The RNA shown here (transfer RNA) has 71 nucleotides and comes from Patescibacteria group bacterium UBA3530. The organism belongs to Bacteria candidate phyla, within Bacteria. The prediction has a mean pLDDT of 81. It matches the Rfam family "tRNA". By type it is a transfer RNA.
[in-house]
RNA sequence: UGCCAGAUCGUCUAAUGGUAGGACGGCCGGUUCUGGUCCGGUCAAUCUAGGUUCGAAUCCUAGUCUGGCAG
Numbered sequence: 001u002g003c004c005a006g007a008u009c010g011u012c013u014a015a016u017g018g019u020a021g022g023a024c025g026g027c028c029g030g031u032u033c034u035g036g037u038c039c040g041g042u043c044a045a046u047c048u049a050g051g052u053u054c055g056a057a058u059c060c061u062a063g064u065c066u067g068g069c070a071g
Stems, first nucleotide, its partner, number of pairs: 001070007010024004018054001025043006047063005
């Protein structure tokens, strides 16, 4: 330098173009003499900018970062 792949709650991981979900975690509460376990509630995300579409995490373009391959 070229090509390919990836980027989603704090972390890990889902989601046929049609309500962004789950687990762990945090917070509050219940249970307990206290803690843990367990139970209920709650917090929290689509890398950035455009485009297509009635509607985009998803499709297209460009960019940023990460990884792989080639030289």